Description: Small-subunit ribosomal RNA, central domain from Anisodus tanguticus, 348 nucleotides, folded computationally. Its Rfam family is "Bacterial small subunit ribosomal RNA". The prediction has a mean pLDDT of 86. RNAcentral holds the full RNA, with entries from SILVA.

[in-house]
Context: one part of a larger RNA
């Protein structure tokens, strides 16, 4: 390359939108783009293969005949694919009624803890460890009363729950917004799915400028232990916060890519809708849409997955193939730190 794979063995982009392109519901009709069948021509000899014959056999020669394919005229078939052209409503969506939610966004409030600082009371220690130091404290600490002020982060309720594409989202109103899921059945008619390039978002960490700085706390100082002690203890700076750009990675994990369909049954819960019950709420049946838990069949190296598949198929994209290596070099991005793309030689 063909083939084979991708939780855990090498392999799923962090996550949506989406161009091109691939791939696509149901009927009817056209035409013949692929397609298929026949037939003609051609596709050199030699070689294969077949079937005789010559050299004693064979190897070798020598004669004659193809079958299968390619290519291109002709002439047909119309199931599929395409295309014309009409039309369905089961996918897709649009309207309406309802509803759950820490979803996003902006504003106001709110109280416990921390800690600084003001007074009171008190009178020797607090604190910290494995022991102690160091540090703090007669300039009155530590405790405890009362008050100030600051800044960040909301205990309980909390859940195996809920929502969002992910990352993430939780005090408590308010305003404005985004998506979901439902029920009836109005419309639209396939308007689908994926999805190279590309655009958006993207935890912390980290950087730029301005602000804040309570708490924790890289580096950094000091005490200790030790062979060393970068842990351990007492301080304590960048940060941790906030506003505006940047960065663009992560065990960004479910180590599992989207999308359809299909295939035993249990139980337990969030949403809702119906249906029974009842003074009413539950409770028992049921339907869709979600999160979990054990389990059959099946799959699997095994583990363990099992209607939320890793089973059964189908499309579509990323991706994998010892080391060296996510490395050199080169480019593209970026203040920078960094990041994306990404090899050989050489080994085995």
């Nucleotide at each position: 390359u063909u083939g084979g794979g991708c939780a855990u063995a090498a392999a799923g982009c962090g996550u949506c939108u989406g161009u091109a392109g691939g791939u696509g519901g149901c009927u009817u009709u056209u035409u013949a783009u692929a397609u298929c069948c026949a037939u003609u021509a051609u596709c050199a000899a030699a070689u294969c293969c077949c079937a005789g014959g010559g050299c004693u056999c064979a190897a070798c020669c020598c004669u004659g005949g193809a079958c299968a394919g390619g290519c291109a005229g002709u002439g047909g078939a119309a199931a599929c694919u395409a295309c014309c052209a009409a039309g369905c409503u089961g996918g897709a969506g649009u309207a309406u009624g309802g509803u759950a939610a820490a979803g996003g966004c902006a504003g106001a409030g709110g109280g416990a803890a921390u800690u600084u600082c003001c007074u009171g009371u008190g009178a020797a220690g607090c604190g910290u460890u494995g022991a102690a130091a160091u540090a703090c404290g007669u300039a009155g600490a530590g405790a405890u009363c009362g008050g100030u002020a600051a800044g960040a982060a909301c205990a309980c309720u909390a859940a195996c729950a809920g929502u969002g594409a992910a990352a993430g989202c939780a005090c408590u109103c308010u305003a404005u917004u985004u998506g979901g899921c439902u029920g009836a059945c109005a419309c639209u008619g396939a308007c689908a799915c994926u999805g190279a390039c590309a655009g958006a978002u993207g935890a912390a960490a980290g950087g730029u400028a301005g602000g804040g700085g309570a708490u924790c706390a890289a580096a950094u100082g000091g005490g200790a232990u030790u062979a060393g002690a970068u842990a351990c203890c007492c301080a304590g700076u960048a940060g941790u916060u906030c506003u505006a750009g940047c960065c663009g990675u992560a065990a960004a994990c479910a180590a599992u890519a989207g999308a359809u369909a299909u295939u035993a049954g249990g139980c337990a819960u969030u949403g809702u809708a119906c249906a029974u019950a009842u003074c009413g709420a539950c409770c028992c049946u049921u339907g869709c849409a979600g999160u979990g838990c054990a389990a059959u069949a099946u799959c699997u190296a095994a583990c363990a997955c099992a209607u939320u598949a890793a089973g059964u198929a189908u499309c579509c994209c990323a991706c994998c193939u010892g080391g060296g290596a996510g490395u050199a070099u080169g480019u593209u991005u970026g203040c920078a730190a960094g990041a994306a793309u990404a090899a050989a030689a050489c080994u085995c």